A computed fold for a 1495-nucleotide RNA from an uncultured bacterium, annotated as small-subunit ribosomal RNA. The sequence is in RNAcentral, with records from ENA and SILVA.
[in-house]
RNA sequence: AGAGUUUGAUCAUGGCUCAGAUUGAACGCUGGCGGCAGGCCUAAUACAUGCAAGUCGGACGGUAACAUAAGAAAAGCUUGCUUUUCUUGAUGACGAGUGGCGGACGGGUGAGUAAGAUUUGGGAAACUACCUGAUAGAGGGGGACAACAGUUGGAAACGACUGCUAAUACCGCAUACAGCCUGAGGGUGAAAGCAGCGAUGCGCUAUCAGAUGCGCCCAAAUGGGAUUAGCUAGUAGGUGAGGUAAAGGCUCACCUAGGCGACGAUCUCUAGCUGGUCUGAGAGGAUGAUCAGCCACAUUGGGACUGAGACACGGCCCAGACUCCUACGGGAGGCAGCAGUAGGGAAUAUUGCACAAUGGAGGAAACUCUGAUGCAGCCAUGCCGCGUGUGUGAAGAAGGCCUUCGGGUUGUAAAGCACUUUCGGAGGGGAGGAGAAUGACGUUACCCUCAGAAGAAGCACCGGCUAACUCCGUGCCAGCAGCCGCGGUAAUACGGAGGGUGCAAGCGUUAAUCGGAAUAACUGGGCGUAAAGGGCAUGCAGGCGGUUAGACAAGUAGGAUGUGAAAUCCCCGGGCUCAACCUGGGAGCUGCAUACUAAACUGUCUGACUAGAGUAUUGCAGGGGGAGACGGAAUUCCAGGUGUAGCGGUGGAAUGCGUAGAUAUCUGGAAGAACACCAAAGGCGAAGGCAGUCUCCUGGGCAAAUACUGACGCUCAUAUGCGAAAGCGUGGGUAGCAAACAGGAUUAGAUACCCUGGUAGUCCACGCCGUAAACGAUGUCAAUUAGGAGCUUGGGCAAAAGUCUGGGUUCCGCAGCUAACGCAAUAAAUUGACCGCCUGGGGAGUACGGCCGCAAGGUUAAAACUCAAAUGAAUUGACGGGGGCCCGCACAAGCGGUGGAGUAUGUGGUUUAAUUCGACGCAACGCGAAGAACCUUACCAGGUCUUGACAUUGAGUGAAAGGCAUAGAGAUAUGUCCCUUCUUCGGAACACGAAAACAGGUGGUGCAUGGCUGUCGUCAGCUCGUGUCGUGAGAUGUUGGGUUAAGUCCCGCAACGAGCGCAACCCCUGUCCUGUGUUGCCAGCACGUAAUGGUGGGAACUCACAGGAGACUGCCGCGGAGAACGCGGAGGAAGGCGGGGAUGACGUCAAGUCAUCAUGCCCCUUAUGACCUGGGCUACACACGUGCUACAAUGGGGCGUACAGAGGGAAACGAUACCGCGAGGUGGAGUGGAACCCAAAAAGCGUCCCUAAGUUCGGAUUGGAGUCUGCAACUCGACUCCAUGAAGUCGGAAUCGCUAGUAAUCGCAAAUCAGAAUGUUGCGGUGAAUACGUUCCCGGGCCUUGUACACACCGCCCGUCACACCAUGGGAGUGGAUUGCACCAGAAGUAGCUAGCUUAACUUUAUUGAGGGCGGUUACCACGGUGUGGUUUAUGACUGGGGUGAAGUCGUAACAAGGUAACCAUAGGGGAACCUGUGGUUGGAUCACCUCCUU
Repeated sequence: AGAGUUUGAUCAUGGCUCAGAUUGAACGCUGGCGGCAGGCCUAAUACAUGCAAGUCGGACGGUAACAUAAGAAAAGCUUGCUUUUCUUGAUGACGAGUGGCGGACGGGUGAGUAAGAUUUGGGAAACUACCUGAUAGAGGGGGACAACAGUUGGAAACGACUGCUAAUACCGCAUACAGCCUGAGGGUGAAAGCAGCGAUGCGCUAUCAGAUGCGCCCAAAUGGGAUUAGCUAGUAGGUGAGGUAAAGGCUCACCUAGGCGACGAUCUCUAGCUGGUCUGAGAGGAUGAUCAGCCACAUUGGGACUGAGACACGGCCCAGACUCCUACGGGAGGCAGCAGUAGGGAAUAUUGCACAAUGGAGGAAACUCUGAUGCAGCCAUGCCGCGUGUGUGAAGAAGGCCUUCGGGUUGUAAAGCACUUUCGGAGGGGAGGAGAAUGACGUUACCCUCAGAAGAAGCACCGGCUAACUCCGUGCCAGCAGCCGCGGUAAUACGGAGGGUGCAAGCGUUAAUCGGAAUAACUGGGCGUAAAGGGCAUGCAGGCGGUUAGACAAGUAGGAUGUGAAAUCCCCGGGCUCAACCUGGGAGCUGCAUACUAAACUGUCUGACUAGAGUAUUGCAGGGGGAGACGGAAUUCCAGGUGUAGCGGUGGAAUGCGUAGAUAUCUGGAAGAACACCAAAGGCGAAGGCAGUCUCCUGGGCAAAUACUGACGCUCAUAUGCGAAAGCGUGGGUAGCAAACAGGAUUAGAUACCCUGGUAGUCCACGCCGUAAACGAUGUCAAUUAGGAGCUUGGGCAAAAGUCUGGGUUCCGCAGCUAACGCAAUAAAUUGACCGCCUGGGGAGUACGGCCGCAAGGUUAAAACUCAAAUGAAUUGACGGGGGCCCGCACAAGCGGUGGAGUAUGUGGUUUAAUUCGACGCAACGCGAAGAACCUUACCAGGUCUUGACAUUGAGUGAAAGGCAUAGAGAUAUGUCCCUUCUUCGGAACACGAAAACAGGUGGUGCAUGGCUGUCGUCAGCUCGUGUCGUGAGAUGUUGGGUUAAGUCCCGCAACGAGCGCAACCCCUGUCCUGUGUUGCCAGCACGUAAUGGUGGGAACUCACAGGAGACUGCCGCGGAGAACGCGGAGGAAGGCGGGGAUGACGUCAAGUCAUCAUGCCCCUUAUGACCUGGGCUACACACGUGCUACAAUGGGGCGUACAGAGGGAAACGAUACCGCGAGGUGGAGUGGAACCCAAAAAGCGUCCCUAAGUUCGGAUUGGAGUCUGCAACUCGACUCCAUGAAGUCGGAAUCGCUAGUAAUCGCAAAUCAGAAUGUUGCGGUGAAUACGUUCCCGGGCCUUGUACACACCGCCCGUCACACCAUGGGAGUGGAUUGCACCAGAAGUAGCUAGCUUAACUUUAUUGAGGGCGGUUACCACGGUGUGGUUUAUGACUGGGGUGAAGUCGUAACAAGGUAACCAUAGGGGAACCUGUGGUUGGAUCACCUCCUU
């Protein structure tokens, strides 16, 4: 310090996630030791049991228990001892009681509390036991009450009555420096003793002062919510009184009407606060365990008493709930003390030891008490430290794992050898804490000795982020996952293993906080299009504010003083062997307060100025606003005339109107609405918006020149006003248009688009509504910053052109800015002031609540839940029922077919034991298959074999092969004949039986692959290097203007070059030349034949085989840019690529093929391998593809007759001849071929018959008889002959091929092959028609444009409905909590009053009186109750929308002009997306026009 994740890729925006640190943690696995810390975060739930606050006999009366002493008595006997009993408070002491001090500390908890708290800093009107200092005093009396005794009630708790008694208990009197009150004279007001005595000490009383502690007041700070905006009657203040320790509405009477609040009152939710802790660079954020300070609470609520201090955790009273005891009458209790229990919970310890230390209470002290505390126990809860050995050791052992089978790795790791003993174990010694004594800890720490490597390693991870990789298993299953995501048969992502990485007595996970997150931005963000500028203005509060002088000192700055507890953090030291930990000192605590100083800036006050702002004067432009009047054109309607059959409307129609006279046309009249041309990018207005002409009223702006005021300014939350269209109310009006509605069309449907009608509405007046894509998607104001060109409106100079200077407006453009697009003096640049708004997408601008509205609705405005994205700009593609240009048998123009028939063949389907497998739009279907009777053959049935039918390796044997015979369907088996072959003598070949390794597989996966192939497409494209441009993806080059079959070439150009393609080079063919001249040829010469290159010969020709030439827009003309190139012409066999072939760029389709072959992995191994026989691949209601033959006369048949090319031939082609009607047979000349054979070419030509018919067309089918091949033609071959003679008379929708030697038509040959073509591949013969042209269909190329597509339009995607689940709103209500108001009620208690009862101290005239108590009553008040509201929560039949989900249903709304451009507001309608009306926006494509810019 960053990283992953939106995209095909990019930049940006923006969320989500991760790496770090931390914790009072929990869970999983594991676990050796020690030190130091920590340990109910949940139920402030309920608690059994024990303990946690007592102490003082030196305050007192006393004596229940214990002990001692003394005395007395009795018993036993050991005769002076023991035991027992009694008496004596005499002594030590001491139960209970009186009294004093302490139980207000210590300990616990965090419920309540958002201020009566806390923190910091101040303040004045107070008290303070014990303690310290000081002053003074302590004289003299009195009356009781407990205990106790007696009587008595009660189960108990606990009482009642009578009687006795002490005090440091209680009460007077005296005294009074001081204190308090005061009318300043005075009045009032204390005390206690104890320790044997004295001394002395401890106490006592009053007062002053200190210290300590506590109470009170003020300021600032200390959470959320405005969907809480108004709250408040003791409320705010005053006067007086009361009350308190003390100020005070703290309380009361009276008076005033205030007080608080957008700087957030009131209400509500949450919460103990702080020092600190965690995190962070910091600023901040989160937090408030342990330790420390403060507060609050003690079962819930209320109350007071006592006291220095409490409204009191282990005190009291009352009320409530709960628990326990009970004799049912009544009582008792309070662990949020320490242990512990139950419960709750993911979760948190021992019913331990000791007062030895520290501290506390009491005491004179000894001492007692102390679950405070000190220690121990439990727990890896955390931090820190140590160990689990060290050295050596390569045969790199064994084993494991992997493997390319060579090896690699585990790995010096182990073993082995040599050492050591920390920790742990055993034994022994042994501090300090303790200063004299006293040690729970304590089997202490620590030290010494001994034995022995001995007792001591796990956890997580290994796809990226993120360090670390392989094998096996699994097969979208099981599972993983923090995010992205992995898993559908080769998973580094699941599970296991080996190996590795990280940490280590721990390691992971979960939860939580901060960080990263500049993702709430003070430090430190944004708002044209990503979320975000309010629709516009006016303007109060608020914020900010021109020049100059003076004063003040609030802000500001400086040093000083006080404070900011300790601990913590930091620095320097010290102590535990180190560290954690403990500790000394320092610094710091960024703060607050006080006084002083300064006066630049801000502020306040005072004075001045004119540059901001405003006023006055004179002009100017304008659809600015309001009111009234007038005008013409058009539309519709009415009346009349002319006139006749249609009009109207559409893509085409229909509804509609019209013979009752429409439309058309003419004349007259009526009505309402809107104002053509001018007109514009133009003008005005704050915005919405504003348009005929004239008049009246009225707002704003600008210019010029002077004068005046003197900062009067800018912005603006709340507020107020204006605010298109639609809509609403009342009343008018209604020509046209037109939601709704009706009808007609379209359509699968058409609640739409189109048409015919048509009502609200549109118009006017008045009143509402308050919203729009109210947009420049750009808040207002001010200043600064290159230019250029228009338009509009002023002014100066000028005759004018023009030029200068203001206001407004439009375009281009520099710097700069921007993610880019773009903006660019009218900023989105650079600055300042103020306001508004944003913080992932959806849910949702929705729900609830409030406010506004007549309503429609508006405004304000969430959450649960859900996703890992959503979004902007730009890029490359692809696509468009976008555009431009161009091409192709793409269409058109033609010719011939297919689709109908029969048949052949392939496929689907069906069937079957099997009908083997593959190929499926074009680009599967006469395809693999250039040829299934057996074989092939992969399929099925049956019969057989198991190292195998086939390959390699080692050893042994010697036969093997073959022939014959037998059995069998055959494979095979048995018998027999033969008794090896070759050899370089090493061996090799072959076979056999046995054993291994292994063979074998047409088994799976073409979605693991190689290779090969198809297709787009023989389309013209596809790329690279360097350079340049861009943040980047990318662009440029490759675009543009021409041209071409072509990215072919030329020109231009930030490109310059290059590569793969194109073309050319290759082959065939078309012309000529040269060479050669047999097997081919024969012109001339000669011979010969019935005839024939038959023969001599020839080398001319044809031809064959080689090698050359030729064609290049070379020449001419025209066009074109002086180009490329095009058009025409000449010459030429051929002319603009002459014709054909081979040749197939980068890539696309997970295209095809594991069954050509090869191959990874998986699978089978007496079988999924191998052999054999037979069957099947040839089935057959049917459907499709591709062919053949036809339907006839351009034909069929008979007879005669002519002309090819290219091929093939030795297990072959096979002539002449003979036989057969024929297929064919017999036979065997010739030929490994320019020689022989296949071989007859056929259409054609000539001639005869047939004459329009199911025929002399057509030949299927069937019967019979044969031929050939072959072991074998039954399933299942081809051919021949005779006979038979089906459908079919030119083919619906639809669809295919072809542009010239082509289509069509005719035959020939070959491959495969024993045999078996209508198929395939070649060959020649005959030989057309048509192309105006590119509008349309299909495919393709280039440029451009839009895009929400990128699996790329076979894309994406919207809404209803149906189903499941989830959260949520409404809901008749119901239950709970809390709270306001009104009222009832009123325990205990306090205060006031007091008829009644009662009463020791003082008083008294002895009766009383004062005072007190009980009782009564009044006031206040807790619980409780009634009524009525508010808030909140849970639940609720039913219901609303929302979200998510698998491959559901209906449509197709959006994205392209998305097929009716989309969207916004509003209104109506409709199953649903949506449709329609009105107004608005461009965030609409395309075409045209206009305007502008550049040159």
Its Rfam family is "Bacterial small subunit ribosomal RNA".